Annotation
The RNA shown here (Bacterial small signal recognition particle RNA) has 100 nucleotides and comes from a Chloroflexota bacterium. Its Rfam family is "Bacterial small signal recognition particle RNA". Its Rfam clan is "SRP clan". On this family, see Rosenblad et al., Nucleic Acids Res 2003: "SRPDB: Signal Recognition Particle Database". NCBI's taxonomy places the organism under Bacteria, Bacillati, Chloroflexota. Model confidence (mean pLDDT): 76 of 100. Of the family's consensus pairs, 96% are formed in the model.

RNA sequence: GACCCGGCCCUGCGCGGCGAGGCGCUACGAACCCCGUCAGGCCCGGAAGGGAGCAGCGGUAAGUAGUUAGCUUCGGGUGCCGCAGGCAAACCGAGUCGGA
Numbered sequence: 001g002a003c004c005c006g007g008c009c010c011u012g013c014g015c016g017g018c019g020a021g022g023c024g025c026u027a028c029g030a031a032c033c034c035c036g037u038c039a040g041g042c043c044c045g046g047a048a049g050g051g052a053g054c055a056g057c058g059g060u061a062a063g064u065a066g067u068u069a070g071c072u073u074c075g076g077g078u079g080c081c082g083c084a085g086g087c088a089a090a091c092c093g094a095g096u097c098g099g100a
Stems, first nucleotide, its partner, number of pairs: 001097003005093003009086006015079002018075006024067005034059004042051003
């Protein structure tokens, strides 16, 4: 000096991480127009008994709040990661050949 391989760099995928949403989970959660149980009172009945049912109590829906773990969707100025592909020049690391 030439060539060549890899890195850097770019793209895609995978995995991981981060963030957001959903599911799930937890808590709360309906005067009545949700559910259950329904004191008292009410209704039916001669009675036995039966019926509807307010409050209370318990639960649930929409919804609200939270969420260490889990599932899932999406996203990137995400990674000393893996695979595949790309890669004009420069730069970095190795190699081959040639020259003084």